[in-house]
Context: one part of a larger RNA
Parts: sequence; C1' cells; structure tokens
RNA sequence: CGUACAGUGGAUGCCUUGGCACAAAAAGGCGAAGAAGGACGUGGUUAGCUGCGAUAAGCUUCGGGGAGCCGCCAGCGGGCUUUGAUCCGGAGAUUUCCGAAUGGGGAAACCCGGCGGGAGUAAUGUCCCGUCAUUGUUAUCUGAAUACAUAGGGUAACAAAGCGCACCCGGCGAAGUGAAACAUCUCAGUAACCGGUGGAAAAGAGACUAAUUAAGCAUUCCCCCAGUAGUGGCGAGCGAACGGGGAGGAGCCUAAACCUGAAAUUUAUUUCAGGGGUUGCAAGACAAUUUUGGUAACUCAGUUACGCUUUAUUUUUUCGAUUAGCUGAAUUUGGCUGGAAAGUCAAACCAUAGAGAGUAAUAGUCUCGUAAGCGAAAAUUGGAAAAAUAAGGUCAAAUUGCUCUUAAGUAGCGCGAUGCCAGUGGAACUUCGCGUGAAUCAGCCGGUACUACUCCGGCAAGGCUAAAUACUUUUUGUGACCGAUAGUGAACUAGUACCGUGAGGGAAAGGCGAAAAGAACCCCUGCAAGGGGAGUGAAAUAGAUCCUGAAACUGUACGCUU
Repeated sequence: CGUACAGUGGAUGCCUUGGCACAAAAAGGCGAAGAAGGACGUGGUUAGCUGCGAUAAGCUUCGGGGAGCCGCCAGCGGGCUUUGAUCCGGAGAUUUCCGAAUGGGGAAACCCGGCGGGAGUAAUGUCCCGUCAUUGUUAUCUGAAUACAUAGGGUAACAAAGCGCACCCGGCGAAGUGAAACAUCUCAGUAACCGGUGGAAAAGAGACUAAUUAAGCAUUCCCCCAGUAGUGGCGAGCGAACGGGGAGGAGCCUAAACCUGAAAUUUAUUUCAGGGGUUGCAAGACAAUUUUGGUAACUCAGUUACGCUUUAUUUUUUCGAUUAGCUGAAUUUGGCUGGAAAGUCAAACCAUAGAGAGUAAUAGUCUCGUAAGCGAAAAUUGGAAAAAUAAGGUCAAAUUGCUCUUAAGUAGCGCGAUGCCAGUGGAACUUCGCGUGAAUCAGCCGGUACUACUCCGGCAAGGCUAAAUACUUUUUGUGACCGAUAGUGAACUAGUACCGUGAGGGAAAGGCGAAAAGAACCCCUGCAAGGGGAGUGAAAUAGAUCCUGAAACUGUACGCUU
C1' cells in the first nucleotide's frame, strides 16, 4: 500500500410531535373588587413540569357526554363510578405571601404596629376577622394671626396610580456607515430615551388645486404619473406635485352683531345662562315691505303642546353568532403471498360522503372523520322591530339699506431658524424664536422673487367628524415553506443547564418494535460491569449507548513493497 473481516463514529435516507408564511373571522385590553409577573406551598409514596391555593392535580351549581377513571408517569398501596364518575363547556366559591403594594418599615416574597370585634387565659403573652397610604375632584363639619373672612385641619363619596408584543401621535434626538479620506451632505428625523390615546390612531370639510376663458370638489389608502420635474461639495445621493385609474364616501358645531334674564361692579362696564347665527355668486344681524305656512291653544307676538324627523341610551320581542356537542351511507366477502393485507386475483355495495388521518405494507365500504343536517340550562355578542327617556332640527323665499357683525399683539415685515423635491438660492408657500406691527367687505389672502393693469380661486388667525388604512392575539384554513447543523434560541425538564458582580450572553439534546411480547431459567464473574446459552419476535448485527449506519480513525488476518 492492497484485500477481507471487525470496531469506532453518526453522515445519508425515511419519518414528525415543532416551527415559518399567508388568508378569513372574532377580539383588541388587564388592574385598589389588588393586575402583569413571581415566592412558598399543595399528591398516600413526588425530584422536575403541569394544575391548584391552608376548601390547595382541587369545592359548588347548571348544561354536554355515556363507561370507564385517579395529569406528564410506571410501580406499590388504595379508592371513585350507570344514585352517571373521569372528561368538555357556562356561572360561582376559595384564592397564603410578595408585587402599583397602599397601616409603618424593609436587603421583594420578611419585620413591627394602631383602632373595632371575636377566641383563649386566673391574668399577661398568643391567635382570628375587619380596617388604617398618597394625590385630585365634589360635598360637608370646623377654624388662626384678625371683626367678617381666608389660610389651615377633619370627615364622606368618586377617581387616579401599575402592567401590556406590535401598530399610532407628539417631544427630544445620535453615531457606526456612504461619499472609496473628510467638514456641507448621507445614514435619518432612523435608533435610543420621554410623554400620550385608541381599537385603531392621525388627517379632514378650502384664506384648496387648476386654468386663460377655463374645470375639479373634505380627508385617508392603493396602482400609475416617475426615478420624471427638480435638488445636490450639481459629488455620494435625495426626490415630488398636477393629472388619471381604483377602495371608501358624510358632513357639522361655535365666537361676533342683536334680544332676554341673572350676578358682580371701580358705575365705565364685565361675567354667566338662554335665544339668534355660521358664509364668499358674500353671509348674517337690525329695520321696512311682499308672498306663504302640518294641527291646536294662548294671543296677534311668536311661544307652548302635539305631530314629523335625526341621533344616543335603556327595556322587551325576534332572528342570528361565539363559548360544550349530536346524527351520519356502503364487504368483518372468498382465494393467493406474507409475521401482519389495506397488496394482488375474483365477486359485491355506497356516494350531496373517492378531503384527510389511523389501523401489523398502499382501505370510499374496519376506526375517527368527510358530504348533508341538527343542537344551549348559562354567559357574552351582532342585526331588525316596538316602547320609553334624553338631546338636536322643524317655515321657506324675495326686495330695499353704503346702520352693525364676520376669530389682533393676529397677518405682514426685519433678523435667526424650520418643513416642503427645493442644501439661501431669483425662493414663493408652511411653522417657530426675538423685535416690530395692519386692513376690517369700497375689505383681506393666494395663483413660486418682485411690480402694474386686468383675470381666476378662496375667506386665515375657534372646534368636532364614521368608512376605506396599520398592527397584534385567538380560532379555522392553506402552502412549487423547513424537516432535527434545517425550521423559532427552544420538536426533548428552554430563555432551561451553564457563563457573567451586573446589564446581559446562552446551548447541546428527536427515532427499539406492529405490539414490551423489554429477554423467565442456566453458566462465567465481585449476589458487579460485561458476556455465553435458552426464550420472545418477521427480524435481536431491532437488546434499551436500541431504524438506516457513509467517511475520517483503530484493530486482526493474509498478500505485496522498501
């Protein structure tokens, strides 16, 4: 070195209890009535997990279900159950201690109390039950300096706090990086941190867009427009809108003028409540005139009542949905192979069911299911109808008027910033800081510097608003998704073991067999380990370090070579 036979090792093949992604539906919160998360207990025997809480793998009740049951998990020792157990679902009871933790303290799961009631003791100690934090709002009782008062103090009720993966809004806001270095720039308004709401949030009913004779019609989301117009040490890069097509569609309320009432008052007015009113072809108020009105009353001014209509809440009825379930067709056909029939040959049957899984190999007719149909004592929930209550609306229109109103430290401007595709640029527009500071309908803003004439669009400086959209959990379903170095970090006692003072880091580890039938008995040995017989099994080179069992590596025998 080669051949053969073994060992070691655990690749590969096959498998799947676990993952991953998406779709639909439902839910979108829990908590001082003590949460989330834990500590400690709890079983006849009990280390871990699971469940539960001194009523402790459980108690009560109402339903389902129908023969076995006492979790993973065997054994021993014992029990329960057709007077319906175990199990599944609804509603209750119990629920130690810590934890917002809230009687005080504290090095979490411990220590020490006050008050009221009870048990016990001769009495004290002891034990049990209830209660006692803070802040805010409201109410109320008191009550200083200081007369009224106020501050302060007490009591009661209600509320808050804390937790939660993601989504959302706001505040604050980096750097690694890219630019092949680096400073403007980029990463990026990202990460981190802080605050806040909701089942969605945010946005939202034009001081809009467009256009040059001229239209669209709140907001949001998707597909285009378009990597276009732009911007940019014109580098790296960044990057719209108009318009078009879809999803979805919904609009409203105040302030003011004016009227009425009340209170306060510095006698100038101010505040509160009600009516009125809400827009740009300007509108409204006020005054006058005209036409008109669902009914009735009062009374001739509009009010009240009824009626009509919109919304919300509650109750009732009804139709569903969710939380357990139920019925469910057709070969125990014959031969063959085999350890085993579901295979094969032959003969039957069902089908609104030939989806799928299991059963000793590949089963429409063996089991569970499937198609189709049915079902709730209890709790929750959606739609519809009716009733009640509350709230909103309830004439409409025209003409005249140069009387009043239409959001002020606002708009604009200067300086400095900011957001937009826009980095100061010719830089409009948005939003801030400092300063300054209008007009008021014969008005004001905009149409990308600015100016003028015309033209066009709109009415800022108050507010609300469903749906289409985002995300998570649960259930169901699906997969040209993975198949144990993959797929979650985790198919298994996994955020475990282990590491770290700590923040934190973080594994490995699946497969006997159809069924334990898991090897009685004998032999060697140390009453070992391990092995040889025997037996089981289809198979034991399937023997528990157990399916298959590659290679590296090791050994034995033989051959060849130096």
About this RNA: A computed fold for a 562-nucleotide part of an RNA from an anaerobic digester metagenome, annotated as large-subunit ribosomal RNA, domain I. It matches the Rfam family "Bacterial large subunit ribosomal RNA". The full RNA is in RNAcentral, with records from SILVA.